[in-house]
About this RNA:
Predicted 3D model of a 73-nucleotide RNA (transfer RNA) from a Propionibacteriaceae bacterium. Its Rfam family is "tRNA". Rfam's curators write: Transfer RNA (tRNA) molecules are approximately 80 nucleotides in length. It is annotated as a transfer RNA. Lineage of the source: Bacteria > Bacillati > Actinomycetota > Propionibacteriales > Propionibacteriaceae. The sequence was found in a public genome assembly. Its mean pLDDT, the model's own confidence on a scale to 100, is 80.
RNA sequence: GCCCUCGUAGCCCAACGGUAGAGGCAAGCGGCUUAAACCCGCUCAAGUAUCGGUUCGAAUCCGAUCGGGGGCA
Numbered sequence: 001g002c003c004c005u006c007g008u009a010g011c012c013c014a015a016c017g018g019u020a021g022a023g024g025c026a027a028g029c030g031g032c033u034u035a036a037a038c039c040c041g042c043u044c045a046a047g048u049a050u051c052g053g054u055u056c057g058a059a060u061c062c063g064a065u066c067g068g069g070g071g072c073a
Stems, first nucleotide, its partner, number of pairs: 001072007010025003018056001027043005049065005
């Protein structure tokens, strides 16, 4: 220098272009307990790396940029 791939909540990880986004861990509250742990219930938080474009509609498609990983030279 070129090519591929990834970027979604504090962490991990889903989501055919169609209700603005599922689940787990963590956290908070309550129940249970003599008190805890375990367990059970409830709650919480992301508008999807950034900017622009296409579209009635974008996490998803296109372009550029930034960052991580891999390959070739």